This is a predicted structure of a 268-nucleotide RNA (Bacterial large signal recognition particle RNA) from an Actinomycetota bacterium. A source record names the gene ffs. It matches the Rfam family "Bacterial large signal recognition particle RNA". The family's RNA type in Rfam is non-coding RNA gene. From the family's description: The signal recognition particle (SRP) is a universally conserved ribonucleoprotein involved in the co-translational targeting of proteins to membranes.

[in-house]
RNA sequence: CCGUGCUAGGUGGAGGGCUCGGGGUCCUCUGUACCGGAAACCCCCGUUAUGCCGGGCUGAUCGCUCGUGUGCGGCCUGUGGAUGACCGGGCAGCCCCCGGUGUGCAGCGUUGAUGGUCGGGUCCCACGCGACUCGGAGCCGUAAACCCGGUCAGGCCCGGAAGGGAGCAGCCGUAAGCGGUGUCCCGGGAGUGCCGUGGGGUCGCCCGGCCGGAGCCGGCUGCCGGGGAUAGCGCCGACCGUUCAGAGGUCAAGCACGAGCUGCACGG
Repeated sequence: CCGUGCUAGGUGGAGGGCUCGGGGUCCUCUGUACCGGAAACCCCCGUUAUGCCGGGCUGAUCGCUCGUGUGCGGCCUGUGGAUGACCGGGCAGCCCCCGGUGUGCAGCGUUGAUGGUCGGGUCCCACGCGACUCGGAGCCGUAAACCCGGUCAGGCCCGGAAGGGAGCAGCCGUAAGCGGUGUCCCGGGAGUGCCGUGGGGUCGCCCGGCCGGAGCCGGCUGCCGGGGAUAGCGCCGACCGUUCAGAGGUCAAGCACGAGCUGCACGG
C1' cells in the first nucleotide's frame, strides 16, 4: 500500500415552546436528509441526561472534533411610528348655556325708526244687560178594586104600607204622586260674554293722535369674554395586545477556510 471480516461511529442540524433540567412528539428555519411504531389529562431520561422500541444500510471514510469568518432564521431588552380593545383625566377644538360687539347677510323704517307726550285697550272692583244652567210658579196629560167625593141600575136592610137607609159594579170628578212643557213670570249658580255704565290702576305689551327726523333689531354668521358637560368625536395619560422600522445583546442551520483524530483480527 492492497484485500477480507469486524467494532466504535454515522444514517441530519439549529432556534422557539414545554420542563427543575437534557432530549423527543409540536411550531419555525435550513434544504434532501433510511424504514415502521407510541408519545400533551405526554414519552424516554438525570448533568456521563443530547430520546425510547423494532428492522435495515454504511463503516474507519464520502467520517469525527475544535477554531475563525460569513450568515438563513429565532429569542431577549430598550426606542420610535401605525393600529385595536379597555380605563382614567376634564385639556376644551367639535357640543350646550349666558353676556358683549356689530364686520357681513336677512328683516323693519321718510307710506316716518329709536325717543318724548297724550288718549284708549289689555288688568281689578261694583252695578246692569244678555247667553247658559238649576229649581219653582203656571199650563197639559195621567192618576183611587175597598179604606176619596157625586150619582148610584141590579141586589140588600127597616117598615103593614107610603116611604126611608146603607151602598158594590158602571159613569163623572178630584188628591197626593208621576210624566211632559216651562217662550213669558219668580228665585239661585259660575272656569259665563269681541256687551253696557261708573270707579281704580297702568311696570310691560298692543292700538291711535301729536312732537321730532334716522335709525331699530339681534334671526343667521364672524369676533371677544364667562360658565358647563363627560354621552359621543378630538386631545392628554396609563395599561394590555397586533404590526412595522431601527439599536444593543444572544443562539445559530448552511457555506468557506484552517488545525487535529481515525481502532481490532487475518492474508498478500
Notes: The model forms 93% of the base pairs in the Rfam consensus. RNAcentral holds the sequence, with entries from ENA.